[in-house]
RNA sequence: GGGUCGUUAGCUCAGCUGGCAGAGCACCUGAUUUUUAAUCCGGUGGCCGCAGGUUCGAAUCCUGCACGACCCA
Numbered sequence: 001g002g003g004u005c006g007u008u009a010g011c012u013c014a015g016c017u018g019g020c021a022g023a024g025c026a027c028c029u030g031a032u033u034u035u036u037a038a039u040c041c042g043g044u045g046g047c048c049g050c051a052g053g054u055u056c057g058a059a060u061c062c063u064g065c066a067c068g069a070c071c072c073a
Base pairs, nucleotide, nucleotide: 001072002071003070004069005068006067007066010025011024012023013022019056027043028042030040031039033037049065050064051063052062053061
């Protein structure tokens, strides 16, 4: 330098054919009893990497850029 894949909650990751952004863990609150904690109910938390484009509508499609992994040179 070229190619492929990836970037979504604090962490790990889903998200189907473009149509309300989610799960587990963590955190907060409450209940309970076996009390360094476990279990259960509820809740907070999002510029969907950034900037544009297409579209009635974009996490999803297109372009550029940034970052990461792998392959080739």